Model confidence (mean pLDDT): 84 of 100. A computed fold for a 477-nucleotide part of an RNA from a Hahellaceae bacterium, annotated as small-subunit ribosomal RNA, 3' major domain. The source organism's lineage runs through Bacteria, Pseudomonadati, Pseudomonadota, Gammaproteobacteria and Hahellaceae.
[in-house]
Context: one part of a larger RNA
RNA sequence: UGACGGGGGCCCGCACAAGCGGUGGAGCAUGUGGUUUAAUUCGACGCAACGCGAAGAACCUUACCUGGGUCUUGACAUCCUGCGAACCUCACAGAGAUGGAGGGGUGCCUUCGGGAGCGCAGAGACAGGUGCUGCAUGGCUGUCGUCAGCUCGUGUUGUGAAAUGUUGGGUUAAGUCCCGUAACGAGCGCAACCCUUGUCCCUAUUUGCCAGCACUUCGGGUGGGAACUUUAGGGAGACUGCCGGUGACAAACCGGAGGAAGGUGGGGACGACGUCAAGUCAUCAUGGCCCUUACGACCAGGGCUACACACGUGCUACAAUGGGGCGUACAGAGGGUUGCGAAGCCGCGAGGUGGAGCUAAUCUCAUAAAGCGUCUCGUAGUCCGGAUUGGAGUCUGCAACUCGACUCCAUGAAGUCGGAAUCGCUAGUAAUCGCGAAUCAGAAUGUCGCGGUGAAUACGUUCCCGGGCCUUGUACA
Numbered sequence: 001u002g003a004c005g006g007g008g009g010c011c012c013g014c015a016c017a018a019g020c021g022g023u024g025g026a027g028c029a030u031g032u033g034g035u036u037u038a039a040u041u042c043g044a045c046g047c048a049a050c051g052c053g054a055a056g057a058a059c060c061u062u063a064c065c066u067g068g069g070u071c072u073u074g075a076c077a078u079c080c081u082g083c084g085a086a087c088c089u090c091a092c093a094g095a096g097a098u099g100g101a102g103g104g105g106u107g108c109c110u111u112c113g114g115g116a117g118c119g120c121a122g123a124g125a126c127a128g129g130u131g132c133u134g135c136a137u138g139g140c141u142g143u144c145g146u147c148a149g150c151u152c153g154u155g156u157u158g159u160g161a162a163a164u165g166u167u168g169g170g171u172u173a174a175g176u177c178c179c180g181u182a183a184c185g186a187g188c189g190c191a192a193c194c195c196u197u198g199u200c201c202c203u204a205u206u207u208g209c210c211a212g213c214a215c216u217u218c219g220g221g222u223g224g225g226a227a228c229u230u231u232a233g234g235g236a237g238a239c240u241g242c243c244g245g246u247g248a249c250a251a252a253c254c255g256g257a258g259g260a261a262g263g264u265g266g267g268g269a270c271g272a273c274g275u276c277a278a279g280u281c282a283u284c285a286u287g288g289c290c291c292u293u294a295c296g297a298c299c300a301g302g303g304c305u306a307c308a309c310a311c312g313u314g315c316u317a318c319a320a321u322g323g324g325g326c327g328u329a330c331a332g333a334g335g336g337u338u339g340c341g342a343a344g345c346c347g348c349g350a351g352g353u354g355g356a357g358c359u360a361a362u363c364u365c366a367u368a369a370a371g372c373g374u375c376u377c378g379u380a381g382u383c384c385g386g387a388u389u390g391g392a393g394u395c396u397g398c399a400a401c402u403c404g405a406c407u408c409c410a411u412g413a414a415g416u417c418g419g420a421a422u423c424g425c426u427a428g429u430a431a432u433c434g435c436g437a438a439u440c441a442g443a444a445u446g447u448c449g450c451g452g453u454g455a456a457u458a459c460g461u462u463c464c465c466g467g468g469c470c471u472u473g474u475a476c477a
Stems, first nucleotide, its partner, number of pairs: 001477002003474003007471007015461002019425005026316008034307002042053002064302003068299004074126001078125002080122005087104003092099002108115002128291002131289003137285002139280003142276001144274001149188006155164003168179003194268004199236006213223003239262001242256005318418001322377007334365003339358002344353003384415001389410007431453007
């Protein structure tokens, strides 16, 4: 000087407390461990691994397995030689990779020598490796932590390591600002500048409007209009600016006015010096090592989907604030030409048919659901719950056996609110309700977004956890 203390002081955080809803019990989904297996590819392991890489394993993907079948200059790149344009089609053998008879076809540039491009054959230089090492690395990322810290120059003090500044008195979300001060300044962080949301104004009008006028089949449908809503470009607005009080005459704090908004208005992006030899050699790149008729490459089938069990994360429930039937209202944000696909018709339904319109503020996905009104059920393993299983189907796709999703009929399991323990959340939040998108042929209870309805509680900082500053002890570095 640090680190540590079941030392002290001050302060903060959904850290506790006060509340609301969960997890832990059930069934299922999903990930992991374990076990099994020819293989169940690999990585990730307290917080910070475990709905994680994977924004989507039937084949492909795919890296794994086969006492399955094949290739060896190779599936891919550059160079050399020879032949042939390339390419298209195809009998046959085979599980396919592959082997292969036949047919069509003769292009572009040219100094007529040849050349470019592509294919086949050959020789070797080489290719190739998701093989190992993240403890050789780059890059990227997590975490402490959006915590308020981390440092430097000059000066000064000390023999020196170092100290001072950065401590102290106040204050702040903040090393934020003020005052003091052997310090004076400065840098990286904080804040602001960026995006979005909340109010108003200007500009614009193929969405919106009877706002005012006319027509109307009654639908902004039409003429018409640019006021409103909206859209998207520009601007205004919030700065403790004003008033009162407290304070040290300061910084600031408390209350108030005006205002759509008040003291960082809400949300996002943004992550200092560093820590964890944290994670990633399987995104990519890369040193070293290793394989080279195989640890490379192609194909078929299988596996990654196994199942006594254990754990994590979720979904659905156990019901009446509910289940079911009928009627009826209101979003936002997105996607769409290999696409979205309307009306109509067929089917109980998944869906089929049909093809209008749309490169989309115009058409479409697309009925939002909870809600509201009314009827029924009457506390029961039920008109709760939907697992499981049988049968019949739909769709995608070359192909749903291993191993897809969905529909209908039948079946109706566990489950009556969950031990010890444990998680999230402070406001348009929790809770609850539906909608969309990426990936994607098909395949979400996951992920990322969107809006609807919309709470309770915070006395307080003694205690638990994590962190910041000062100080103290130390046989630790």